[in-house]
Molecule: transfer RNA
Organism: Thermoplasmatota archaeon
RNA sequence: GCGGCCGUAAUGUAGUGGCUAGCAUUGAAGCCUUCCAAGCUUCCAGCACGGGUUCGAAUCCCGUCGGCCGCA
Numbered sequence: 001g002c003g004g005c006c007g008u009a010a011u012g013u014a015g016u017g018g019c020u021a022g023c024a025u026u027g028a029a030g031c032c033u034u035c036c037a038a039g040c041u042u043c044c045a046g047c048a049c050g051g052g053u054u055c056g057a058a059u060c061c062c063g064u065c066g067g068c069c070g071c072a
Base pairs, nucleotide, nucleotide: 001071002070003069004068005067006066007065010025011024012023013022018055027043028042029041030040031039048064049063050062051061052060
């Protein structure tokens, strides 16, 4: 340099055009417990960036950035 795959919360992931973006761990508060752990309830926190298509985009298209793999 070329090609392929990927980018969603602090972490790991689901979501293949129509939701308030779901789940688990972590964090906070409460309940329970003599205390701790465990368990239960609630809360916080997220679509890499820019543009396009569409009535509607995390999802489709283009570009940029970043990561991984392969070729040279």